[in-house]
Context: one part of a larger RNA
RNA sequence: GCCAACGAGUUAUGGUAUGCAGCGAGGUUAAGUUGCUGGAGCAACGGAGCCGUAGGGAAACCGAGUCUGAAAAGGGCGGAUUAGUUGCAUGCUGUAGACCCGAAACCGGGUGACCUAUCCAUGAGCAGGUUGAAGUAACUGUAAUAGGUUAUGGAGGACCGAACCCAUAUCUGUUGAAAAAGGUUGGGAUGACUUGUGGAUAGCGGUGAAAUUCCAAUCGAACCCGGAGAUAGCUGGUUCUCCUCGAAAUAGCUUUAGGGCUAGCCUCGCAUGCUGAUACCCGGAGGUAGAGCACUGAAUGUUCUAGGGGCCUUCACCGGUUACCGAAAACUAUCAAACUCCGAAUGCCGGAAUAUCGAAUGCGGGAGUCAGACUAUGGGAGAUAAGUUUCAUAGUCGAAAGGGAAACAGCCCAGACCAACAGCUAAGGUCCCAAAAUGUAAGUUAAGUGGAAAAGGAUGUGGAGCUGCACAAACAGCUAGGAUGUUGGCUUAGAAGCAGCCAUGCAUUCAAAGAGUGCGUAAUAGCUCACUAGUCGAGUGGCUCUGCGCCGAAGAUAAACGGGGCUGAAACUUACUACCGAAGCUUUGGAUACAGUAAUGUAUGGUAGAGGAGCAUCGUAUGCGGGCUGAAGCCGUGCCGUAAGGCAUGGUGGACUGCAUAGGAGAGAGAAUGUUGGC
Repeated sequence: GCCAACGAGUUAUGGUAUGCAGCGAGGUUAAGUUGCUGGAGCAACGGAGCCGUAGGGAAACCGAGUCUGAAAAGGGCGGAUUAGUUGCAUGCUGUAGACCCGAAACCGGGUGACCUAUCCAUGAGCAGGUUGAAGUAACUGUAAUAGGUUAUGGAGGACCGAACCCAUAUCUGUUGAAAAAGGUUGGGAUGACUUGUGGAUAGCGGUGAAAUUCCAAUCGAACCCGGAGAUAGCUGGUUCUCCUCGAAAUAGCUUUAGGGCUAGCCUCGCAUGCUGAUACCCGGAGGUAGAGCACUGAAUGUUCUAGGGGCCUUCACCGGUUACCGAAAACUAUCAAACUCCGAAUGCCGGAAUAUCGAAUGCGGGAGUCAGACUAUGGGAGAUAAGUUUCAUAGUCGAAAGGGAAACAGCCCAGACCAACAGCUAAGGUCCCAAAAUGUAAGUUAAGUGGAAAAGGAUGUGGAGCUGCACAAACAGCUAGGAUGUUGGCUUAGAAGCAGCCAUGCAUUCAAAGAGUGCGUAAUAGCUCACUAGUCGAGUGGCUCUGCGCCGAAGAUAAACGGGGCUGAAACUUACUACCGAAGCUUUGGAUACAGUAAUGUAUGGUAGAGGAGCAUCGUAUGCGGGCUGAAGCCGUGCCGUAAGGCAUGGUGGACUGCAUAGGAGAGAGAAUGUUGGC
């Protein structure tokens, strides 16, 4: 992992509701007793007790009333408004383990120091080599000591290194040879050494050269049994079928926030009966969007002018002046969720009739839900960030399959009762993959734009408009000219159109030519432009708005059309026609539910959940059967039923077993890191 078997709402006793049955202003017996019987059974007795028939009061007590009260007042609770009770079944619920499995823990009583920690008693062990303390002796030395030398001596938590004890580094091993080892290397090795045997300390404890370390592969409190089915607002699991309806992820409260309670929303029953929804119409309240500046504030400039500052004047007062600041006022461009002189659309409330739909409300039984998600719109928070967060309104998902968006809960279309090798459409599409147009008409794009992106940039190109010049010849090109006073004045070494300053409507000759547009020189020179003529011969410049394109554009797969591939398109814009396209709609047949006398009509996606109807398994009772001429079980085949399932028949098997009705459950397996067995 697979297969088989086992495996989870039970039982007792109260409450409550519904259904059925008995009796009914009553209903009912309990323990027990007696009798009978094949019977742990039946019948009779047993009225104790319980519920109901009357309530009010704390009670005494009174009573259709009573309590409060001084009260004949008022008020509260009652009556006048009569159905209960017993049993069985079912739903839910209280108390019990209460659907099943699951803690970590807590408490009690015991068992452990054969592992290990420390201690006590008594024993044992430590190859070999090295160093050479004190002391001592001799000699030397000193005034005497001290000191020195040579021997002797054999100290040491001394040195090197086996046994022994340990475990530094690394490799192997990691379903190991081993639940801690093996190889190499390493530390101690006469000591706070190692070790044998016996003994001591026990869990709210011991022991600890101290690491929460060890106390039998277990230690922030050992192990075993018991309380015990501890508790688990948590996780997982919870077994046959079909039919009807069908949610919620919100509010309030909560030591509450992943739990609950009440309400909301679902379902079932009973009652009421048009009370409900939408549309049209009428009547209302309102201060949002927008707008505005009349208020409250913000805020631009100008005018005017209190006041202040500066300057002048003055002994001081007075006074003058000011390109300074400036309240108020006037004019003017503006802004506001907590501004409003104004002010919608929607929405909301109420009302009559009509139309369409079929709800609505009350009471009672049963729930589930309290983590919501995205999209669009209106806001808040955030950074006018987030697949962010928080409200509101709507939709979808949740609980919704089908078609489209390549794939894609929340987007677009559309809501699957069943069947069909029938038809029409929606969104979206019609060159091939791949169903349907290589459709029609007119434009645009050249960028593979389409098939990702900004500020910004550009003689890309289409459309619209305004405007300059032009056959008295424009624009571009070519030929020629582009002069004189003069090298203007100043400055300067120089400054001659062209370093700089000044003046500039300078003047002259002209077809035209600036006291000069740029290059250039040290300064000149030189080249050129403006301007003019000729040549040529028809358009040529500027600006604004707009369509489609270009650049801007660097990322980890060819990877930014789904691919092939596409350019008068298979791209974009506009218009039109045809076709394809879904579980939508239609057609035909069928099923179930509801309504209806019928004809017929309508409905039938569905999680949590409510309600209804059935199938199968195993006992029991009664009745009826089957079986060695072959029961159950098992393996096939065929048929029937909307499903759970049922029937027939062949083989195998070798002795039991079925149907109907009633009644009863240890009553259905795929999941629980389920349990046991097998492979």
The part of an RNA shown here (large-subunit ribosomal RNA, domain II) has 679 nucleotides and comes from [Clostridium] scindens.
Taxonomically the source falls in Lachnoclostridium (Bacteria, Bacillati, Bacillota, Lachnospirales).
It matches the Rfam family "Bacterial large subunit ribosomal RNA".